[in-house]
RNA sequence: CGCUCAUCCAGAGGGGCAGAGGGAAACGGCCCGAUGAAGCCCCGGCAACCCUCCAGUCGGUCUCGCACGCGCACGUGCCCGCGAGGUCCCCGGCUAGGGAAGGUGCCAAAUCCGUCUCACGGCGAAAGACGCCAGUGAGAAAGAUGAGGA
Numbered sequence: 001c002g003c004u005c006a007u008c009c010a011g012a013g014g015g016g017c018a019g020a021g022g023g024a025a026a027c028g029g030c031c032c033g034a035u036g037a038a039g040c041c042c043c044g045g046c047a048a049c050c051c052u053c054c055a056g057u058c059g060g061u062c063u064c065g066c067a068c069g070c071g072c073a074c075g076u077g078c079c080c081g082c083g084a085g086g087u088c089c090c091c092g093g094c095u096a097g098g099g100a101a102g103g104u105g106c107c108a109a110a111u112c113c114g115u116c117u118c119a120c121g122g123c124g125a126a127a128g129a130c131g132c133c134a135g136u137g138a139g140a141a142a143g144a145u146g147a148g149g150a
Base pairs, nucleotide, nucleotide: 001149003148004147005146006145007144008143013043014042015041016040017039021032022031023030026115027114028113029112044107045106046105049103050102051099052098053097055095056094057093058092059091060090062085063084064083065082066081069078070077071076072075111142116139117138118137119136120135121133122132123131124130
């Protein structure tokens, strides 16, 4: 950064400085906060994205067969397709499990909840159109974090 992918109902707090706000923004809720908010520092922890170990599996790879095409020194080389088989040396994907030194991240509440769309449900309406909702589910948007990219 109008970029890509993955994840976001789990988990993990003490001290010091500071002194009134904070939960991203707007609105509506609901919370946290003078028994001390934000911010900064120290220590501790959580998790496992990057990293790493192991097992399995799939593919690449390798061999053979068939078919097509091309090159030439004419029986071999290369490309591609299909089928069968081998291997676990190497590379990659996926799945399950383990590790935690380092790079990040995180340590109230689901990303605190809602907002937009769709489906369902409920209520109102004679029926329908339609409207409404502290309802349920799915998706989107926005945001956060990581790994990449430009």

A computed fold for a 150-nucleotide RNA from Streptomyces kanasensis, annotated as SAM riboswitch aptamer (S box leader). The source organism's lineage runs through Bacteria, Bacillati, Actinomycetota, Streptomycetaceae and Streptomyces. The sequence is in RNAcentral, with records from Rfam and Ribocentre. Rfam family: SAM riboswitch aptamer (S box leader). Rfam links the family to the GO term regulation of gene expression.